[in-house]
Context: one part of a larger RNA
Molecule: large-subunit ribosomal RNA, domain VI
Organism: Phycisphaerales bacterium
RNA sequence: CGUUGCAAACCUGAGAAGAGUUCUCCCUAGUACGAGAGGAUUGGGAGGGACCCAUCCCUGGUGAUCCUGUUGGAACGCUCGUUCCAUCGCAGGGUAGCUAAAUGGGGCAGGGAUAACCGCUGAAAGCAUCUAAGCGGGAAGCCCCCUUCGAGAUGAGGUUUGCUGGUUGCUUCGGCAACGAAAGACCCCUGGAAGACCACCAGGUUGAUAGGCCGCAUGUGUACGGGCUGAGAGGCCUUCAGCAGAGCGGUACUAACGGUCGAAGG
Numbered sequence: 001c002g003u004u005g006c007a008a009a010c011c012u013g014a015g016a017a018g019a020g021u022u023c024u025c026c027c028u029a030g031u032a033c034g035a036g037a038g039g040a041u042u043g044g045g046a047g048g049g050a051c052c053c054a055u056c057c058c059u060g061g062u063g064a065u066c067c068u069g070u071u072g073g074a075a076c077g078c079u080c081g082u083u084c085c086a087u088c089g090c091a092g093g094g095u096a097g098c099u100a101a102a103u104g105g106g107g108c109a110g111g112g113a114u115a116a117c118c119g120c121u122g123a124a125a126g127c128a129u130c131u132a133a134g135c136g137g138g139a140a141g142c143c144c145c146c147u148u149c150g151a152g153a154u155g156a157g158g159u160u161u162g163c164u165g166g167u168u169g170c171u172u173c174g175g176c177a178a179c180g181a182a183a184g185a186c187c188c189c190u191g192g193a194a195g196a197c198c199a200c201c202a203g204g205u206u207g208a209u210a211g212g213c214c215g216c217a218u219g220u221g222u223a224c225g226g227g228c229u230g231a232g233a234g235g236c237c238u239u240c241a242g243c244a245g246a247g248c249g250g251u252a253c254u255a256a257c258g259g260u261c262g263a264a265g266g
Stems, first nucleotide, its partner, number of pairs: 001152001005163007015149004021049007033038001051106005059100004066093005071086006110144003117137004166179005184261004188204005209255003212251005218244003225238005
């Protein structure tokens, strides 16, 4: 922009994409078959491989924004306590998120039309013949069934709901122009388990959207200072302390200010 007023939702499904896998074992059964060796069709059950989808509860990885220990050096005048540099200096752990090696799921079943092939009835051709008329069976294959997208499907579909066709001026009375403005939407702003951008989603004071603060969870592992003790390194008490990123809640303290578009004229 179109889809024949403007919107908000929910559908239909033309069409497209994906999926489609395979093995082993057990029972049927050491049965049928076979001299024996061997060894089924069929039906039922179980467990795997690879692949695909989802998820982070569990097991782990990562987690240079969290905590701790520690070496050498430097700085804060010194002690103490901190900060900085040395691959994040090195090392031990680790929340959220992301993730696989983690753990859930999937291929099923069924229907239709068929291929090779197997048939029924049956003439041409008194017989025979699955075929010429007619009617069946029959595959991991084809079409459905399953998952996803999907009305720009311009062949532009359907349903429900909401808001409308006001005012003024001109007029050759056919119309033309301007203004206002609903439902709703957008710009903008606060953000996000959404994301390259856009989009999508949650919000914008009638507000918990983000930050801050408070509480909790969780991580680290018992801070500083002080006291006691030991010759000292150190230990004990205060102290399961102190500190802390993303997690879960609460709370308007801070920031969500301010604008625009928008309807009967193919």